This is a predicted structure of a 77-nucleotide RNA (transfer RNA) from a Fidelibacterota bacterium. The source organism's lineage runs through Bacteria, Pseudomonadati and Fidelibacterota. Its Rfam family is "tRNA". Rfam classes the family as a transfer RNA. The sequence was found in a public genome assembly.
């Protein structure tokens, strides 16, 4: 330099192709059960989806640019 992949609650992931307002597991908070720990049950908080712009009634999803990480190749040593 060229090509490809990834980026989404605290952590790990799904959802993207085919647009309809963000889900699951673990963790966290509260309540109940339990003498307590642990465990179980119920409820709840927490991400506007790497960033910016565009299209659209509506964007995590489509388009453009860009940032970071990883892989492959080329080049140099």
């Nucleotide at each position: 330099c060229g090509g490809g992949g990834c980026g989404u609650g605290g952590c790990g992931u799904a959802g993207c192709c085919a647009g309809g307002u963000a889900a699951c597991g673990c963790g966290c908070u509260u309540g109940c059960u339990u003498u307590g720990g642990g465990a179980g049950c119920a409820a709840g908080a927490g991400a506007u989806c790497g960033a910016a712009g565009g299209u659209u009634c509506a964007a995590a999803u489509c388009c453009u640019u860009u940032c970071g990480c990883c892989c492959c190749g080329a080049c140099c040593a």